The part of an RNA shown here (small-subunit ribosomal RNA, 5' domain) has 520 nucleotides and comes from an uncultured bacterium. Rfam family: Bacterial small subunit ribosomal RNA. Its family is annotated with structural constituent of ribosome and ribosome in the Gene Ontology. The RNAcentral record of the full RNA draws on ENA, Greengenes and SILVA.
[in-house]
Context: one part of a larger RNA
RNA sequence: GAUGAACGCUGGCGGCGUGCUUAACACAUGCAAGUCGAGCGAAGCAUAUAUUAUAGAGAACUUCGGUUUGAAGUGAUUUAUGACUUAGCGGCGGACGGGUGAGUAACGCGUGGAUAACCUGCCUUACACUGGGGGAUAACAGUUAGAAAUGACUGCUAAUACCGCAUAAGACCACAGCACUGCAUGGUGCAGUGGUAAAAACUCCGGUGGUGUAAGAUGGAUCCGCGUCUGAUUAGCUAGUUGGUGGGGUAAUGGCUCACCAAGGCGACGAUCAGUAGCCGGCCUGAGAGGGUGAUCGGCCACAUUGGGACUGAGACACGGCCCAAACUCCUACGGGAGGCAGCAGUGGGGAAUAUUGCACAAUGGGGGAAACCCUGAUGCAGCGACGCCGCGUGAAGGAUGACGUAUUUCGGUAUGUAAACUUCUAUCAGCAGGGAAGAAAAUGACGGUACCUGACUAAGAAGCCCCGGCUAACUACGUGCCAGCAGCCGCGGUAAUACGUAGGGGGCAAGCGUUAUCC
Numbered sequence: 001g002a003u004g005a006a007c008g009c010u011g012g013c014g015g016c017g018u019g020c021u022u023a024a025c026a027c028a029u030g031c032a033a034g035u036c037g038a039g040c041g042a043a044g045c046a047u048a049u050a051u052u053a054u055a056g057a058g059a060a061c062u063u064c065g066g067u068u069u070g071a072a073g074u075g076a077u078u079u080a081u082g083a084c085u086u087a088g089c090g091g092c093g094g095a096c097g098g099g100u101g102a103g104u105a106a107c108g109c110g111u112g113g114a115u116a117a118c119c120u121g122c123c124u125u126a127c128a129c130u131g132g133g134g135g136a137u138a139a140c141a142g143u144u145a146g147a148a149a150u151g152a153c154u155g156c157u158a159a160u161a162c163c164g165c166a167u168a169a170g171a172c173c174a175c176a177g178c179a180c181u182g183c184a185u186g187g188u189g190c191a192g193u194g195g196u197a198a199a200a201a202c203u204c205c206g207g208u209g210g211u212g213u214a215a216g217a218u219g220g221a222u223c224c225g226c227g228u229c230u231g232a233u234u235a236g237c238u239a240g241u242u243g244g245u246g247g248g249g250u251a252a253u254g255g256c257u258c259a260c261c262a263a264g265g266c267g268a269c270g271a272u273c274a275g276u277a278g279c280c281g282g283c284c285u286g287a288g289a290g291g292g293u294g295a296u297c298g299g300c301c302a303c304a305u306u307g308g309g310a311c312u313g314a315g316a317c318a319c320g321g322c323c324c325a326a327a328c329u330c331c332u333a334c335g336g337g338a339g340g341c342a343g344c345a346g347u348g349g350g351g352a353a354u355a356u357u358g359c360a361c362a363a364u365g366g367g368g369g370a371a372a373c374c375c376u377g378a379u380g381c382a383g384c385g386a387c388g389c390c391g392c393g394u395g396a397a398g399g400a401u402g403a404c405g406u407a408u409u410u411c412g413g414u415a416u417g418u419a420a421a422c423u424u425c426u427a428u429c430a431g432c433a434g435g436g437a438a439g440a441a442a443a444u445g446a447c448g449g450u451a452c453c454u455g456a457c458u459a460a461g462a463a464g465c466c467c468c469g470g471c472u473a474a475c476u477a478c479g480u481g482c483c484a485g486c487a488g489c490c491g492c493g494g495u496a497a498u499a500c501g502u503a504g505g506g507g508g509c510a511a512g513c514g515u516u517a518u519c520c
Stems, first nucleotide, its partner, number of pairs: 001519003005516005012392006018385002020350001025348003029345003034092003039089002042086003045082004050077005058069004099303003108228008118220002123216008131165001133163002140155006171196005177190005201208002229275003236266003241263008278300004282293004305326005328339004356382001358381003364378001365376004395425004405416004429461001432455004439447001464509005469490003475504005485492002
C1' cells in the first nucleotide's frame, strides 16, 4: 500500500459499487420454461337463427258464461359465428439464460496453427418442386384394477402426427472414363450407365409455411507446436500397453473398439507415484524485473444428492427429462409409491463472518406466436449492512474584564483560550410546503411523487477513535509500588514511573478510528 474481510469503540447524509471465502451439508414454502386455436379433433362458454314443448302479458269479439289470437320468459334440439377458454394429439423451445468450483496437473486452459478427417436447427441468398392415396391413435365413451402414484380392456375420431406410390433439376451409392492440379493420404471439374431417397398444409387472400440441393453466416467438433504448482525421504512405469493388417463404430481421424500378428512405447530434458489446484483476461504490490492472487465483470472448462447408462433431438449422454443401482427424507390401506435449491428469496446447521420468503416485465435481451400477446427470480429496480471507494456536513465573521469551571503552581501566576458567553450573518445536509422530469418510438414507467427546481423556517438535529519512553508527531499531576498491569521490537513497574491506571493538556486521523488475519 491492499482486502469479498472479521473484532472493539463510535456513527449525520448522499452517489456508485459490493455482500456464505466455512458444510459440492440437509432443506419446509412460494416462484425460476413455456408458448402456438392462423396444424388437429373434441369439450365448454357467449351471441344469433330455425324447430319444438311449456308459458300465458296483452289485444280482438262477446249473449259477460266464454271464444280466437298470442309477446316476453324458461327447457330441449339443429345450424352458424367468435381478437372467447383449453385437458389431449401435433410443432417449436425446455442443450439458451441462471448457479457452483467438487473433480481435473489434462490439448483442461492460454497462445499460434491444421481439418485434403468434420457437423451445423432457426437466419440470409440462389435454383428446382409442393401430385395422388392409405391405415392407425390420444382426447372422448363404456367396463375395470389400485389406498395412492398410476394403469388395463373394448369401441369411435382428426391433423402440418404416421406410412406406401408417383416425380428427381440437383444430391447420394455402384461401375468405368477424360482433363487440370497438390506437401502426402489425395483434391477439383466435365460427360456416361444403373440404382436410392422428398414434400403439408393453414389463411383474415395480404401472406405464412413444407421438400430437395448448393453457398453464406453463426455455433460447435477433432488434431498438433509451445507454455502451465510442489515433492527423488516417489526411479523405474506400461498388455489395448506400442505398432501393423482386417472388420466394426463415429459427423469425423484414431486401439475409439474387436480378431489376428509383431514386441514394442515412456523415463534424471524427471516417466510413474504422492500432494495441492478449475485455467485465463485481469486484480494487488513494485521504479522495473519480479512476487502474490484468480471475489465481483468477461472468455473457456467441469459439475448438478453419489455412481452408471442410453433415449429423443440440428445440438445433451440433458440442474428444475428418462432408466438402473446406492445413501438420505417423506406418504402408505405394508402390496407399493414420491423427492433432489451448486436457480431467486428463505430455513436449520457449520462459522469470526456475509442480505428481503420485496416490486415490475416500464427498459435491455431471451422463448413461442402472422400478430395481439403470453412466459421470463435473466434483467431493471427497491430493501438490509460504514463492507469498500468518492463527495458533503456537523457552521461563518467579530468577540479579552483573557469570565466561570477544571488542571497545575515556586501561590505571584500559568494552561485550557477567541475557546465560551455575547453581536452580526448564512442555510449545504436533514426536516416542512409547492412544482416535477428524462429514461418511451403513437400508446405503455416497476423505479417514484424518485432525481431535480423553488419557497418559507430554526444554529438548530449531526464527533468520535487511537496515541503521547525511543523507533514516531505529541508532557505534566495524582494513584500504584517487580503488585496491578503494559508491550510491534528494544523494554517499563521493587515509593517522586513523561512506558501501568485516572485526570488535565497535547499529537494524529476523522464518520470513522484502532486491533487481528493475509499478500507485496